[in-house]
RNA sequence: CUCCCCGAGGAGCGCUGCAGCGGGUUCACCGUCAGGCUCGGGGAGGUGCGUUUUACCGUUCCAACGGCGCUCCCAACGA
Numbered sequence: 001c002u003c004c005c006c007g008a009g010g011a012g013c014g015c016u017g018c019a020g021c022g023g024g025u026u027c028a029c030c031g032u033c034a035g036g037c038u039c040g041g042g043g044a045g046g047u048g049c050g051u052u053u054u055a056c057c058g059u060u061c062c063a064a065c066g067g068c069g070c071u072c073c074c075a076a077c078g079a
Stems, first nucleotide, its partner, number of pairs: 001045009010072006018036001020032004035065001
């Protein structure tokens, strides 16, 4: 770095629908669809670096973001 699994990013309802996924005469289109993103843990593979003050470990602090409408929860500020 890539892929897979798990956890977290407060909770819910409605709507649209891109990507993805499924269907399709593999075309049109239909269905599903607003955590697909980020952070953390684990596994597999690839690549590079380090063992020459480097890797790594420990401590402290801590997320940011997520179409539209509505509701709730939490916190802060103002009245």
Model confidence (mean pLDDT): 77 of 100. A computed fold for a 79-nucleotide RNA from a Gammaproteobacteria bacterium, annotated as SAH (S-adenosyl-L-homocysteine) riboswitch aptamer. Rfam family: SAH (S-adenosyl-L-homocysteine) riboswitch aptamer. The family has 52 seed sequences and 1,354 matches in Rfam 15.1. The organism belongs to Gammaproteobacteria, within Bacteria.